[in-house]
RNA sequence: AGAGUUUGAUCAUGGCUCAGAUUGAACGCUGGCGGUAUGCUUAACACAUGCAAGUCGAACGGAAACGAAGGAAGCUUGCUUUUAGGCGUCGAGUGGCGGACGGGUGAGUAAUGCGCGGGAACUUACCCAGCAGUGGGGGAUAGCCCAGAGAAAUUCGGAUUAAUACCGCAUACGCCCUUCGGGGGAAAGAAGGCCUCUAUUUAUAUGCUUUCACUGUUAGAUGAGCCUGCGUAAGAUUAGCUAGUUGGUAGGGUAAAGGCCUACCAAGGCAACGAUCUUUAGCUGGUCUGAGAGGACGAUCAGCCACACUGGGACUGAGACACGGCCCAGACUCCUACGGGAGGCAGCAGUGGGGAAUAUUGGACAAUGGGCGCAAGCCUGAUCCAGCCAUGCCGCGUGUGUGAAGAAGGCUCUAGGGUUGUAAAGCACUUUCAGUAGGGAGGAAAAGUUUACGGUUAAUAACCUUAGGCCCUGACGUUACCUACAGAAGAAGCACCGGCUAACUCCGUGCCAGCAGCCGCGGUAAUACGGGGGGUGCAAGCGUUAAUCGGAAUUACUGGGCGUAAAGCGCGCGUAGGCGGUUAGUUAAGUUAGAUGUGAAAGCCCUGGGCUUAACCUGGGAACUGCAUUCAAAACUGCGAAGCUAGAGUACAGUAGAGGGGGGUAGAAUUUCAGGUGUAGCGGUGAAAUGCGUAGAGAUGUGGAGGAAUACCGGUGGCGAAGGCGGCCCCCUGGAUCGAUACUGACGCUGAGGUGCGAAAGCGUGGGUAGCAAACAGGAUUAGAUACCCUGGUAGUCCACGCCGUAAACGAUGUCGACUAGCCGUUGGGGAGCUUGACUUUUUAGUGGCGCAGUUAACGCGUUAAGUCGACCGCCUGGGGAGUACGGCCGCAAGGUUAAAACUCAAAGGAAUUGACGGGGGCCCGCACAAGCGGUGGAGCAUGUGGUUUAAUUCGACGCAACGCGAAGAACCUUACCAGGCCUUGACAUCCACGGAACUUUCCAGAGAUGGAUUGGUGCCUUCGGGAACCGUGAGACAGGUGCUGCAUGGCUGUCGUCAGCUCGUGUCGUGAGAUGUUGGGUUAAGUCCCGUAACGAGCGCAACCCUUGUCCUUAUUUGCCAGCACGUAAUGGUGGGAACUCUAAGGAGACUGCCGGUGACAAACCGGAGGAAGGUGGGGAUGACGUCAAGUCAUCAUGGCCCUUAUGGCCAGGGCUACACACGUGCUACAAUGGGCAGUACAGAGGGUUGCAAACCCGCAAGGGGGAGCCAAUCCCAGAAAACUGAUCGUAGUUCGGAUUGGAGUCUGCAACUCGACUCCAUGAAGCCGGAAUCGCUAGUAAUCGCGAAUCAGCAUGUCGCGGUGAAUACGUUCCCGGGCCUUGUACACACCGCCCGUCACACCAUGGGAGUGGGUUGCAAAAGAAGUGGGUAGACUAACCUUCGGGAGGUCGCUCACCACUUUGUGAUUCAUGACUGGGGUGAAGUCGCAACAAGGU
Repeated sequence: AGAGUUUGAUCAUGGCUCAGAUUGAACGCUGGCGGUAUGCUUAACACAUGCAAGUCGAACGGAAACGAAGGAAGCUUGCUUUUAGGCGUCGAGUGGCGGACGGGUGAGUAAUGCGCGGGAACUUACCCAGCAGUGGGGGAUAGCCCAGAGAAAUUCGGAUUAAUACCGCAUACGCCCUUCGGGGGAAAGAAGGCCUCUAUUUAUAUGCUUUCACUGUUAGAUGAGCCUGCGUAAGAUUAGCUAGUUGGUAGGGUAAAGGCCUACCAAGGCAACGAUCUUUAGCUGGUCUGAGAGGACGAUCAGCCACACUGGGACUGAGACACGGCCCAGACUCCUACGGGAGGCAGCAGUGGGGAAUAUUGGACAAUGGGCGCAAGCCUGAUCCAGCCAUGCCGCGUGUGUGAAGAAGGCUCUAGGGUUGUAAAGCACUUUCAGUAGGGAGGAAAAGUUUACGGUUAAUAACCUUAGGCCCUGACGUUACCUACAGAAGAAGCACCGGCUAACUCCGUGCCAGCAGCCGCGGUAAUACGGGGGGUGCAAGCGUUAAUCGGAAUUACUGGGCGUAAAGCGCGCGUAGGCGGUUAGUUAAGUUAGAUGUGAAAGCCCUGGGCUUAACCUGGGAACUGCAUUCAAAACUGCGAAGCUAGAGUACAGUAGAGGGGGGUAGAAUUUCAGGUGUAGCGGUGAAAUGCGUAGAGAUGUGGAGGAAUACCGGUGGCGAAGGCGGCCCCCUGGAUCGAUACUGACGCUGAGGUGCGAAAGCGUGGGUAGCAAACAGGAUUAGAUACCCUGGUAGUCCACGCCGUAAACGAUGUCGACUAGCCGUUGGGGAGCUUGACUUUUUAGUGGCGCAGUUAACGCGUUAAGUCGACCGCCUGGGGAGUACGGCCGCAAGGUUAAAACUCAAAGGAAUUGACGGGGGCCCGCACAAGCGGUGGAGCAUGUGGUUUAAUUCGACGCAACGCGAAGAACCUUACCAGGCCUUGACAUCCACGGAACUUUCCAGAGAUGGAUUGGUGCCUUCGGGAACCGUGAGACAGGUGCUGCAUGGCUGUCGUCAGCUCGUGUCGUGAGAUGUUGGGUUAAGUCCCGUAACGAGCGCAACCCUUGUCCUUAUUUGCCAGCACGUAAUGGUGGGAACUCUAAGGAGACUGCCGGUGACAAACCGGAGGAAGGUGGGGAUGACGUCAAGUCAUCAUGGCCCUUAUGGCCAGGGCUACACACGUGCUACAAUGGGCAGUACAGAGGGUUGCAAACCCGCAAGGGGGAGCCAAUCCCAGAAAACUGAUCGUAGUUCGGAUUGGAGUCUGCAACUCGACUCCAUGAAGCCGGAAUCGCUAGUAAUCGCGAAUCAGCAUGUCGCGGUGAAUACGUUCCCGGGCCUUGUACACACCGCCCGUCACACCAUGGGAGUGGGUUGCAAAAGAAGUGGGUAGACUAACCUUCGGGAGGUCGCUCACCACUUUGUGAUUCAUGACUGGGGUGAAGUCGCAACAAGGU
């Protein structure tokens, strides 16, 4: 510090997710040791049991218990009884102090709290200090005793008694009150010592003295109380709240100010800077995170607060409205003799419960601290320790070195190896920790006792300080630590391995099982599931889950945005608020700087120290960014005062304008009415129909009526804040602008709330209604058509008044101000100049186009900013749910405004790029159309396919690009299929063992495979060991498979397409994907070439090079040829010979837009011409770019994986692939006279031939048979070419056309023609008379037509591949159909239009709104009620201290009563939660239904 994820790719926006750190955690797997820290986050739920607050005999009366030493008695001589509370002590009690601390918890509390800082009207037991005292009396009462009640708790009566308990009196400087005269108010003793004085008993105290205690008061310290400024959650879908409320006066009350309380008076107080209400929450130091600013949290530790079963109340006290006190009410639990009582773990342990989850009913007061006490001491679940838990942090260990035969085993493999892996074993060492044994600190200081000096004192008591000695105090503790012993011995797991993210392979599984934080894996080769091996990471832990911060600049103060991604209010005016020109001076609130105080400690940070280190502990420092006070400064902001004129405004003279409101008026047009002319249609559409019209329409002309709107001018012209505004005239009125002067003197800008205006539609009332026109009706269209089109037509549109308040109210751009290059138009005003014009120039206010810098994600914006800045307002924070629900406000309604959540997705969205596509556009090409010729589709047959059938009809190929295709040839074979019969190392390959030459003859059974029998035969090489080939048998490795997967593959092929395209390097442009080049102007068959050009070059394609054909030349001359010369024949290159010609086959020449003219841009090129055998790639072929179609082929072959192995392999004979209601494709033959049949006569090319082609000749009507010359081929043969030509015939007929079908007879091939061959002859003579919709081929030696050959092949062609013969017609042209190329445009497509995608309905699930209601919680108001308690009153009762005139009084207690008030009750509201028949929409789901709304001009 970033990364993954929207896309085909890109940039940006934006969400989601991850990597980090952390936790009082929990769960899963695992677990050696130690140190240290933490440990009910949930039910402030209920609690058994034990303990957690007592102490003081030096306050008191005393003596229940225990003990010691005495006395006495008894006797079992060490026991019992007893004796002086005499002693140590001490139960219960009175009294004092403490139970207000310590410990727990966080329910309540949004301020009576807390934090920081101030303040004045207070108190403070114990402590310290000062001053002054401590005199003299009194009356009671617990306990004890006696006697009762009760189950108990408890309690009643009587008698007696003490005090540091209680009450007076005296005194009281200081204290309090005061009318300033005065008045009021205290106390307690105890212990030690002493006997000089006093008193008595020789000893003591009422004496003295010391110490402690006590009283009054002041001051301090400490603690508490009170007031105050600022800070301290969320919600405005909570906007008004408040009657003791705000203030005053008087009184009361309190320790103390105060409406704290009461009476009276006034009517205030709080609130948009958020009152009130609701929800949530203890606050802080700090903790976690973060670079910081922040965000989240508030366990442990520390400060404050609140609470103590729930609610209320007071008492006591220095302090409480009191956790282990009291009273009352309530709920709950327990005891009970049913009459009554008792209790409060949110103390420490512990129990139940709740929960994912949190420990021992431990030890000790040794230390630290607290209470009491003079002290010893006692108490102390505070505390210190121990126990449990990997809960966290920190440290250590589980060995170290060596060790290659790279062991075995595992895994994998290309079978070689690789890996686990120096890992192990082995060898040599070490012993931390744990174990056993032994030793052994520190935490301990005190206190006590004793000695000494000093202080105090009358004192040698007592007490205090210091120093020394003695004694003794440890829960932890078998402590820490140290030493010895033995032995590698006792000690490693967890998660992950597709990317993010370090780490890969095998097997299993087969969209199953499963995984998953996000993207996403899994449908037969899964690095993603499960297991194994291996690896990576961390390690006594590792993962997961939950949670917080971070990353997230994703709430943006630091530090974001708003034209199109979410986001500028529709537009003004204006309140509060915010901000504000210029000059000098004042002040000092803000601001700046210094000082002082505070900001607790701990923590964090820095730096020392102590535990072996670290965690941990500890000393010091810094810091605590804050607050307050104070002294300064005066630049800036502010306050107050004084000026200025540049902002703003006013006055005056002009100008332009659809600015607004009202009134009047004009013409054209539509419609309608009247009557005239006039006759058959009009109207409407893509085409029609509905409609109107013979009752006279439409058309035409005249007149009238009425409403609405204002052609031309008219213009990116004008005006207005926006909405908006358009004939002309008049009246009223707002704003802008310009010019020159004068005046005011910051009067300004923005603007939350507020208020006004605000298109269209809509609503209300009343008018009006020509045209247009929702709804509606009809006609069309259509599968349907509740639409688009047509004919009608009502609200409405118009006017007046009143509502509504919204629009893509848009420049999708808030208002105001300043600054920052220009150029060109246009509207209004002003100035200057002359050449006076339709002039030039300048300035200003608008309004447009382009454009620099800059900016932007890009598009774009660009002085009219989206640039650079300032001021203020509004708004945004992923998509959907949803601008919806509920609530509020507004509205007559429609509805508007404000405005969520649950749930759901990993995207949604912007700009630009490349493609693809479009019922977008432009240009161009192609037998694409057109123009022609001939076909197919109709018939019969052939052939292939589908379907059907079958035991099987083997398999594959399926739009073009499957269908006379694989198949260049299924009777058996082929053959893969079917039924049957057989074989199992196999028909075939390699290896091993044994035997045998190999091989061959014959016979039997059988359909054959096969089985049985049988005859002949003993080979070759040799180094003599044996070897090679072949055959048979046997065992196993293995063979074999036309079994599956062409979607695992290679190779080959088809297709777009012989279309002209497809790319690269460098450079340049762009953030980038990409672009440029390759686009443009021409041209071409062509990305062919030229020109231009931020491109310059290059590659694969095109073309050419290759083959063939067309002309010529050279060479060669046999089997071909024969002109000339000879020979010969009936005839023939037959022969000699020749090399001229043809041909053959080698090599050359030739054609290149080379030449001429024209056009074109001085180009490329095109057009025409000449010459030439051939002319513009001469014709034909081969040649197929990058790629597309998961195109085809596992059945040509090869091949991964899977499957079968007495069978899915192999053999055999038979059958099938040849079936046949039907459908389609491709062909053949025809339908005839351009023809058929007959006779005669010509002319090819290219091929094939020894398992072959086969001549002559003979036979047969023929197929063919016999025959066998010749030929391994320019020699011989197949082999007669046919159409054509000549002659005669047929005469338009189902024929002398056509030949299917069938019968008969044959031929040939073959082991065999039944299923199932071809051919011949005789006979038969079907359909068919040129073919519907539709559709195919072809542009010249082509179509059409005619025959010939070859491959396959024993035989079988109408098919296929070749060959030549005869030999046309047409092309104006590119509008249209199809396909293709280039450019451009739109796009929501990218699996790319066979795309994408919307809504209803149906089904399932989920959350949510409404809902007659129902049940809880909280709360307001009005009442009722009134325990305990406090305060007031008191006529009833009682009453020790004091006073008394002795009667009584003062005072008090009880009772009664009044006020306040908790629980509780009633009524009526508000609010919230849950639930509810039914119902509304929403979301999500597999391939459902109906349509096709959007995306292209998406077909309106």